[in-house]
Formats: sequence, C1' cells, structure tokens
RNA sequence: GCGCCCGUAGUUCAACGGAUAGAAUAUCAGGCUUCGAACCUGAAGAUAGGGGUUCGAUUCCCUUCGGGCGCA
Repeated sequence: GCGCCCGUAGUUCAACGGAUAGAAUAUCAGGCUUCGAACCUGAAGAUAGGGGUUCGAUUCCCUUCGGGCGCA
C1' cells in the first nucleotide's frame, strides 16, 4: 500500500429497516440479617465521529477514527 472483519451500558452479549435499544454481570439505594454473603425490590448507565438514502437507521451506503486478520 491492497483486501476482509469488527466498533452498542464499567464488562460480556442481544436487537426481520418500525415497541420506551434489551439481558447477564458489575455499581448504587432499600428490604432481609446481630453484622456480612446469598436472596428480594428499585435506580442509574450505551449505539466510535460526520454525512447520505428512507415516512422511519443500531441495522443500508459513503467517509474519517480506532482495533484485528491476511497478502505484498
């Protein structure tokens, strides 16, 4: 330099182009307990950036950034 794949809560993963973007775990608060763990209830937390297509984009297209693999 060329080609391919990936980027979503702190972490690990979901989401036929259409629901309020869900779940597990972690964190916080409350309950329970003599205290803690476990367990129960609740809360907060995310689509890498920009543009385009579309009535509607996490999803499709372009580009930039970051990561991985292969070839040279």
RNAcentral holds the sequence, with entries from ENA. The RNA shown here (transfer RNA) has 72 nucleotides and comes from a Candidatus Magasanikiibacteriota bacterium. Rfam family: tRNA. Gene Ontology term of the family: triplet codon-amino acid adaptor activity. From the family's description: Transfer RNA (tRNA) molecules are approximately 80 nucleotides in length.